Predicted 3D model of a 95-nucleotide RNA (c-di-GMP-I riboswitch aptamer) from Nitrospira sp. It was read from a public genome assembly, where an Rfam model found it.

RNA sequence: AGGUGACAAAGGCAUACCAUCCGAGAGGAUGGGACGCAAAGCCAAGGGACCUAAGCAGGGACGACGCAUGUUCCAGGGUCAGCCUAGCCGCCACA
Numbered sequence: 001a002g003g004u005g006a007c008a009a010a011g012g013c014a015u016a017c018c019a020u021c022c023g024a025g026a027g028g029a030u031g032g033g034a035c036g037c038a039a040a041g042c043c044a045a046g047g048g049a050c051c052u053a054a055g056c057a058g059g060g061a062c063g064a065c066g067c068a069u070g071u072u073c074c075a076g077g078g079u080c081a082g083c084c085u086a087g088c089c090g091c092c093a094c095a
Base pairs, nucleotide, nucleotide: 003094004093005092012037013036017032018031019030020029021028022027035082041088042087045085046084047083048080049079050078051077052076058074059073060072061071062070
């Protein structure tokens, strides 16, 4: 430096849920709490899932005589790193 995570140690993180706060929402922060995790550390670039109020402004489909409302998809905007990939960094042990 690259590989692997069987044993062990020093330790680390923290699901659901609860409380308070923030947000329109997905969700986030802090505290409690532990389902699990060898990157459950960082990162929203690709895929995926989810949300989409206000503002500005759209497009397709359905429906309708037509308009408005509505539903849905796309675009746009956002959330998730504990869904996967890429990238960055790192503890211990083993060969």